[in-house]
Context: one part of a larger RNA
RNA sequence: CCCAUGUUUAGGAACUCGGCAAUACAACGGCCGUAACCUAGGGAUAAGGCCUGGCCGUCGCAAGACGGCCCGCAGCAAAAGACGCUUUCCGACUGUUUACCAAAAACACAGCUUCCUGCUAAACCGCAAGGUGACGUAUAGGAAGUGAUGCCUGGCCAGUGUCAGAACGUUAAGGGGAGAGGUCAUGACCGCAAGGUCGGCAGCCUUGAGCCGAAGCGCUGAUGAACGCCGGCGAUAACUAUAAUCGUCCUAAGGUAGCGAAAUUCCUUGACGGGUGAGUUCCGUCCCGCACGAAUGGCAUAACGAGAGAGCGACUGUCUCAACUUGGUACUCG
Numbered sequence: 001c002c003c004a005u006g007u008u009u010a011g012g013a014a015c016u017c018g019g020c021a022a023u024a025c026a027a028c029g030g031c032c033g034u035a036a037c038c039u040a041g042g043g044a045u046a047a048g049g050c051c052u053g054g055c056c057g058u059c060g061c062a063a064g065a066c067g068g069c070c071c072g073c074a075g076c077a078a079a080a081g082a083c084g085c086u087u088u089c090c091g092a093c094u095g096u097u098u099a100c101c102a103a104a105a106a107c108a109c110a111g112c113u114u115c116c117u118g119c120u121a122a123a124c125c126g127c128a129a130g131g132u133g134a135c136g137u138a139u140a141g142g143a144a145g146u147g148a149u150g151c152c153u154g155g156c157c158a159g160u161g162u163c164a165g166a167a168c169g170u171u172a173a174g175g176g177g178a179g180a181g182g183u184c185a186u187g188a189c190c191g192c193a194a195g196g197u198c199g200g201c202a203g204c205c206u207u208g209a210g211c212c213g214a215a216g217c218g219c220u221g222a223u224g225a226a227c228g229c230c231g232g233c234g235a236u237a238a239c240u241a242u243a244a245u246c247g248u249c250c251u252a253a254g255g256u257a258g259c260g261a262a263a264u265u266c267c268u269u270g271a272c273g274g275g276u277g278a279g280u281u282c283c284g285u286c287c288c289g290c291a292c293g294a295a296u297g298g299c300a301u302a303a304c305g306a307g308a309g310a311g312c313g314a315c316u317g318u319c320u321c322a323a324c325u326u327g328g329u330a331c332u333c334g
Stems, first nucleotide, its partner, number of pairs: 002328003006324003010320002014318001019315001029051004037042001039148001053070007071075001083313007090305002095107002111146007123132003149300004154230003159227002161223005168218003174212002179207005187198004231249005258292001259289001270286005
């Protein structure tokens, strides 16, 4: 020096990404007292303050109350136990998770909605038999999304998907077989003959049009808590600025309510206000939202959280700035 431990003048977060770590505060006993907010249950042991021994007497069933006295610096058999408060975000909550770097804002959840399923149900496993569903029966079962609660959930069906429809168009195998081709008995012609040439029945073989052929697709509609999507340019008011308004182009329709520099804002440490001596963080407000937005849910929300951010009080060796103690390593000797 290192590891572990304890003490410390003055200051008290100046340390640091960050009060990490550590101290202190006190304590689920008694008395008093307790805010905003709230889903009226909570919040809450909120916060904050005070008390506690022994002996004697009176009252009392007792617990205990009152009075007097005694000792100590200090009286907790209360059996040993929380730092507290303010504020924002996220997730309602208890719960679950990456066994061995992540416990969370991720997953789940009750609640909400949609779709499928009439029972030999749908869905799923299996080649099948068979099984689960279920010895259940739509207040049931399966699939998907959202995620307590409160207030709500806007526009677009052009594309994609799903559902419904069946007139017309297209359309496979198949049916059908007009026709075409190959071979070819007999036949015709030439030749003395051998043979050659032409035509060609039946059969067999090859090919084959019109016509009749389903679903699907085209077509006609519906459908968003289905996949999804939700504009541009120019001008305009009696200062200026801005634009309720107008014009025009495009579109299926051009983002409604609410929220907004946000876990989303590039420019950006936006601007203004608050807090500080000083604040890229934080809180409130604004809105030119690069690139929020309504169950891929929007906004708000008491309670809850080993969640994330900011502040205050108390307290401290985190620090100014270091010193010493104890134990163990290291080191020296054996």
A computed fold for a 334-nucleotide part of an RNA from a Patescibacteria group bacterium, annotated as large-subunit ribosomal RNA, domain IV. The sequence was found in a public genome assembly.